[in-house]
RNA sequence: UGGCGCAUAGCACAACGGAUAGUGUACGCGGCUACGAACCGUGUGAUGGGGGUUCGAUUCCCUCUGUGCCAA
Numbered sequence: 001u002g003g004c005g006c007a008u009a010g011c012a013c014a015a016c017g018g019a020u021a022g023u024g025u026a027c028g029c030g031g032c033u034a035c036g037a038a039c040c041g042u043g044u045g046a047u048g049g050g051g052g053u054u055c056g057a058u059u060c061c062c063u064c065u066g067u068g069c070c071a072a
Stems, first nucleotide, its partner, number of pairs: 001071007010025004018055001027043005048064005
């Protein structure tokens, strides 16, 4: 420098263009227990920045940033 990907809760991942953006784990609270662990219930927490398309964008397009792989 060129090519191909990725970016969603603290972490690991889901989500035919339309649902209240979901699951596991972690964390807070409650239950259970003599106390814990485990287990059960419940709660908090997220779409990298900026534009565009669309009635509607996590999803499609452009760009920036970060990051991974390949080639030189």

Transfer RNA, 72 nucleotides, folded computationally. Rfam family: tRNA. About the family: Transfer RNA (tRNA) molecules are approximately 80 nucleotides in length. By type it is a transfer RNA. Its mean pLDDT, the model's own confidence on a scale to 100, is 82.